[in-house]
RNA sequence: AACAGAGUAGGACAGCGCGCGUGAAGUGUCCGUCGGACGGGGAGUUGCCGGCGGGACGAAAAGCAAGGCUUGCGGUGCGCCGUCCGCAUCCCGCUGGA
Numbered sequence: 001a002a003c004a005g006a007g008u009a010g011g012a013c014a015g016c017g018c019g020c021g022u023g024a025a026g027u028g029u030c031c032g033u034c035g036g037a038c039g040g041g042g043a044g045u046u047g048c049c050g051g052c053g054g055g056a057c058g059a060a061a062a063g064c065a066a067g068g069c070u071u072g073c074g075g076u077g078c079g080c081c082g083u084c085c086g087c088a089u090c091c092c093g094c095u096g097g098a
Stems, first nucleotide, its partner, number of pairs: 003096003010085004015080005020074003029055008040092004061071004
């Protein structure tokens, strides 16, 4: 020196817990707009995440001793934990190589 590796935000899935909806919100999807984050440092997207506004689409209820509970259902929300994926990309750095 080649080469190899670690580590982020975030994402997916499983388990557990607490909720919400089932009088349809949420999720997903499209458009507009605003904002945020993106390994230790710098830059940073057409990628990622979120707020707001709008459009289209669209659902699983059942039972009971009943005015609210149980069992379901929802590409449902949050938390904890685990596994996996993971710097778009560029430069530098770190560990091994040594």
The RNA shown here (THF (Tetrahydrofolate) riboswitch aptamer) has 98 nucleotides. Its mean pLDDT, the model's own confidence on a scale to 100, is 78. Its Rfam family is "THF (Tetrahydrofolate) riboswitch aptamer". Its family is annotated with tetrahydrofolate metabolic process in the Gene Ontology.